[in-house]
Context: one part of a larger RNA
Parts: sequence; structure tokens; C1' cells
RNA sequence: AGCUGCUGGUGGAUGCCUUGGUAUCAACAGGCGAUGAAGGACGUGCUAACCUGCGAUAAGCUUCGGGGAGUUGGAUAGAAACUAUGAUCCGGAGAUGUCCGAAUGGGGGAACCCAAUGGGAGUAAUGACCCAUCAUUCUCAACUGAAUACAUAGGUUGAGAAAGCUAGACCUGCUGAAGGGACACAUCUCAGUAAGCAGAGGAAAAGAAAUCUAUAAGAGAUUCCCAUAGUAGCGGCGAGCGAAGUGGGAAUAGCCCAAACCAAGAAUUUAUUCUUGGGGUUGUAGGGCCAGUCAAUAAAGCCUUUGGCAUAUUUUAGCAGAAGCUUCUGGAAAGAAGCGCGACACAGGGUGAUAGCCCCGUACGCGAAAAGAUAUGUAAAGGCGAGAUUGGUACCUGAGUAAGACCGACCACGGGAAAUUCGGUCUGAAUCUGGGGGGACCACCCUCCAAGGCUAAAUACUAGUUGAUGACCGAUAGUGAACCAGUACCGCGAGGGAAAGGUGAAAAGAACCCCUGUUAGGGGAGUGAAAUAGAACCUGAAACCAGCAGCUU
Repeated sequence: AGCUGCUGGUGGAUGCCUUGGUAUCAACAGGCGAUGAAGGACGUGCUAACCUGCGAUAAGCUUCGGGGAGUUGGAUAGAAACUAUGAUCCGGAGAUGUCCGAAUGGGGGAACCCAAUGGGAGUAAUGACCCAUCAUUCUCAACUGAAUACAUAGGUUGAGAAAGCUAGACCUGCUGAAGGGACACAUCUCAGUAAGCAGAGGAAAAGAAAUCUAUAAGAGAUUCCCAUAGUAGCGGCGAGCGAAGUGGGAAUAGCCCAAACCAAGAAUUUAUUCUUGGGGUUGUAGGGCCAGUCAAUAAAGCCUUUGGCAUAUUUUAGCAGAAGCUUCUGGAAAGAAGCGCGACACAGGGUGAUAGCCCCGUACGCGAAAAGAUAUGUAAAGGCGAGAUUGGUACCUGAGUAAGACCGACCACGGGAAAUUCGGUCUGAAUCUGGGGGGACCACCCUCCAAGGCUAAAUACUAGUUGAUGACCGAUAGUGAACCAGUACCGCGAGGGAAAGGUGAAAAGAACCCCUGUUAGGGGAGUGAAAUAGAACCUGAAACCAGCAGCUU
């Protein structure tokens, strides 16, 4: 020095565990904000820092409920206190709520500086101090009011609204790529995606046919799902893109204006126009007006308001809740043995090992002073419902619209035979004897009535709350984060971004002694079932390093 074995060190794998994650389901909620949000800064304790809570009334104040013996958060100890005159704690409603932040009196390098007006308190007086008000824009109202006579602009005052945040989700609109694919690449695709902007709601959007069909048969707003169907088609007919009618389901709901005409009022260039009310709302055309006829002075139903009333359910604290002992082993009984008992409760968790009967719970059942939610019923007021029909008349039925041309876009459809829909430019109808559509176009036929508006449900999503579940993870996994993590640290910045869990049943966390330059480390002693469980603490693999023994050289 090597090999083997043993004993250790180092190291932190493995096993076991779980406070944390993750996914899904159900129910709720789907917003917060000038009554100052989200998020912070600084304070606040008998206590130095941190977290949590709170705000100069500062781990809290008031009140109403719950609850019933301890309490002064994590966080021990000490000190000082509170508490059956009911504390701490839990829930409802209030009060307080510094400074920054939309931040809004002005400024500003966020958490700072400086005002004004009115009031208070203070001073000999001034200053300093306290409270309230004071931004902008829009709308409405009132009062004023120029050039300029009436007026208008402008001004002042008052009232109301907006702004900002989020859930990196869902929705609508506007703008809108590229990597990549096409074995290159330009049309094409990716994709109207990502991203940007604007806006909204608990959903949004869409929506009551100028719809869709097909062959002489019909359907009857929209949305979503399944099929139709990877079909018909589109396509450097490449890569690829890709319907609809219909059928079956989910859910169902229909309405209101404009106009004609009438009345009142206002303005006026005396042509008319405007406002309010009535009227009226459709395709088998309907409505108006005129003339008749009938019905009738309004019912069901629906909506709004009175934070109406009543009832029920429910949310935010809770209450109650059955039944076991002995012996043995052991540090410890829930284990074993013996003899019982409960069960609408043998879900689950804890307790010194594995507990239906020890504890918390679970099943069944019960509960709210206060605040909220939902449903149903009901009262009053208001609104809608609210006329029908016959004949005549030809007054009305959405115009710079429809449509066309050119250029684009969207339609599954790339200009194509290219309809339908939308936009820009230029043109530009008809008026019910009317007009649109049925995929160029024409005829016939069928069908519908544009150029105004509203509309629940079925559908999408989940930051949040509550409950539950898992052939999901178990500390290099699962969130980046089980631990004081978006922290430490890195970066000028946008941004990037860790590592790090486990003594023991209980601290019983090692009094006292010894070694020593040691708040180091160790040896005794003691605790404990165990200390090779000693805080660098469960288990404690391997690499690696020693000691001892054997063998070899």
C1' cells in the first nucleotide's frame, strides 16, 4: 500500500409521516370605489425586532345575540391585571379609522412640502395648534350676463353622476402580427389567433323573419348540445380550410316605437316646423280617415313603487347527541384474553401501539336579538292589458335608404357562374297596381316585408366563500412558495428568483462535578422505554475518511 471483516466518522438517500399543494363536483357569490377602493407607508403591546390584528378610541371601543371558565394573538417565561355583576372567545350591527394611493385645495422625487375660506382653542400680540370646506369633466336647475337692442357666448350657485381597482377567467367591438406549415416560397396557412385599445355584465352577445326551404309538402325568434359530416363545397384543387337545410334534444316569450289622423301648446321667414298627449305597429297585408253594425266603460294576467305586509326556506354564531369494564404484555393499551353494550351514529380525526362504546365529532333532531338572500301569497297607488267587425277611400307603413358601378372586406366559398352580408367613392329607386329573397341572370311559382328599438331561460367562466371527493403528490414530488416566499439574492430597469419540513408520549431540553485559553467540544451524574432520540436531534443507504484484526506484497 492493497483485499476482506468489524467498529466508527462523514453524508443525507430510503422508509414512514403531513401542517401544504393539486384536480374535480355541488351550493353560493359574481364585484369593490369620492360615505375615499385595491394596495401600501408609518404607527400601535408592560416587551427590542418580525408576523398577525388594529388605527392617535390603535392585539382594540359600543351595542345586540351566542357561549360558560378561564383569559391578556404567534410566543414560552416574568411582571401587572381581567373574570359567575359572565371575562377571553364566536357571530350581527355600529363607532373610531394617521399618511399615501383614482387621490380630488396647490405642489411633489408616493407615504412629503405649502396654502386659502369659515369656525374653535391659544397668545400681551404674531406664529405654531384643532375641525370643516375648497380638484376636474359632464348632466340638470336657478340666478346672472358681453361685443350687441332682444338674445347668445361666458360667469356664479345648488343637486346628481363619472373617474380608479380586479379574475393573466368568461363576453362584445375596434386595430391586428410573426415563429411555424406548405419538405424552398410569394397566393394560401398559422389566424382574425397572439398582442394592443375601448366597453359591459353576472353573464355577455344574439333574438321575434324583407328567415329557411322544396315541388307541390312544409317549418315558424335567438342561443347551446348530438347527429347531419370531415359530407356538399373551397383550395399554387397543394398544404390545408370546411358549412348549411334537416332530424333529435336543452330551454322557451314575446313586445315597443316612427308614420298617417286628432287635440293642446310653442316657435315662425305666415310656407310651415317643433313639443306634449291620444292614435297605431302588420304580409291571409295592416293601420288611418269616412259611413254602418256589435260589444262595452273592464276581467284574467303582467310590470313598477311603497327599502309595504305576511309566511316559508336559507346565510352569517351555536345547541344537543347512544354505548365498556376487568386481567395480561408493555414505558404507555386502543393490542391479546374474558365478559358486555350502542347503532337513523362502524364518516373522519385525536388520545403514550391498532378505540363503534375515552375525547372531538358523526346519524337523527333543534336554534337567531341583528343584518342579508330567495320564493310564494297579499294590500294600496300607478302603468300595460284595452275594443271587435263590414263596406268605402287610397292618407300612412322607417331615403341619400335599397340597388347599381369601381375598389375592398366578410360569408366554409382564395373573383369564381358568385348570389347573400358589410364598408369607401360615385351614382341613385319604387311607395302596395309596391318591395326583398329562393346562389349569375330571366320567366313562372312560392315565401317574406329592409332601411327604428327592447327582450328572461337554456350557454361561457371562476379571483372569492362553504361543503365534499380523488386507482392525485408526499418535501429534488406537489404551487415558485408545507418553513415569516414572490422572501433572501441577482439586475440601472423591465424582470429573474432560490434553498430551507420531522427530538420525545410528555421538555421530563441534561441540576451538580471534571478536562480546557474556550458562551467550543467531550467525560461522568441525572431524565427518559430509548440519549448511537441531546437540540448539527426519527430512520440513517452509498460515495468518501479513519481505527482495529486477518491475509498478501
Large-subunit ribosomal RNA, domain I, 553 nucleotides, folded computationally. Model confidence (mean pLDDT): 84 of 100.